[in-house]
RNA sequence: GCGGUUUUAGUUUAGUGGCAGAAUAGGGGACUGUGGAUCCUCUGGCGCGAGUUCGAUUCUCGCAAGCCGCCCCA
Numbered sequence: 001g002c003g004g005u006u007u008u009a010g011u012u013u014a015g016u017g018g019c020a021g022a023a024u025a026g027g028g029g030a031c032u033g034u035g036g037a038u039c040c041u042c043u044g045g046c047g048c049g050a051g052u053u054c055g056a057u058u059c060u061c062g063c064a065a066g067c068c069g070c071c072c073c074a
Stems, first nucleotide, its partner, number of pairs: 001070007010024004018054001026042005047063005
């Protein structure tokens, strides 16, 4: 340099052109002599920019970062 792939909550991840889910962590509560466990509840997220579309997390382009492969190299 070229190609592929990934990027969603603090963390691990699911997902689809029409509301973004789960687990765990965190806050509050119930229970308990206290704690833990358990149960209820709340908070919190689509890497960045542009385009297409009535509507983009999803499709297209560019950029950034991670990973894999290929080529070249003094």

The RNA shown here (transfer RNA) has 74 nucleotides and comes from a Candidatus Woesearchaeota archaeon. NCBI's taxonomy places the organism under Archaea, Nanobdellati, Candidatus Woesearchaeota. The sequence is in RNAcentral, with records from ENA. The prediction has a mean pLDDT of 81.